């Protein structure tokens, strides 16, 4: 350093006002963005050159929660325009859009299943090469 096993820890954010008998659900105005990958970002470092480290997508490619099913398994949201450029789905600017189930005055933001589960992340020990 790699492989395998076991264990430990971590592992989702967000509201004000108005109306009303009643709404964090309506209206208005706000506000939030899990995990892995990719990546023309940014910073650091090194070099003749290639690089290396950290960081960078809610809407690209996947995963997870959730729902259906006896089970196998299946289903599962949302982006455009302009700019730069050889190249943009990721950069810059602008304007949009999306968000399980149950409860309840109609819910991404409240309460509940959930002191749950979880993609995965970090670490420890052991095995083998």
């Nucleotide at each position: 350093u790699a492989u395998a096993a076991u264990c430990u820890u971590c592992g989702g954010g967000g509201u004000a006002u108005g109306u009303g008998a009643a709404a964090u659900u309506c209206a208005u105005a706000a506000u939030c963005g899990a995990c892995g990958g990719u990546g023309a970002u940014u910073g650091g470092u090194g070099u003749u050159u290639u690089g290396c480290c950290a960081u960078a997508a809610g809407u690209c490619c996947g995963u997870g929660a959730g729902c259906c099913u006896u089970a196998c398994g299946g289903c599962u949201g949302a982006u455009u325009c302009g700019g730069u450029g050889a190249g943009a789905g990721u950069c810059c600017g602008a304007a949009a859009c999306c968000g399980a189930c149950g409860g309840u005055a109609a819910a991404g933001u409240c309460c509940g299943g959930a002191u749950g589960g979880g993609a995965g992340a970090a670490g420890a020990u052991u095995u083998u090469g």
Predicted 3D model of a 129-nucleotide RNA (FMN riboswitch aptamer (RFN element)).
Its mean pLDDT, the model's own confidence on a scale to 100, is 80.
Of the family's consensus pairs, 100% are formed in the model.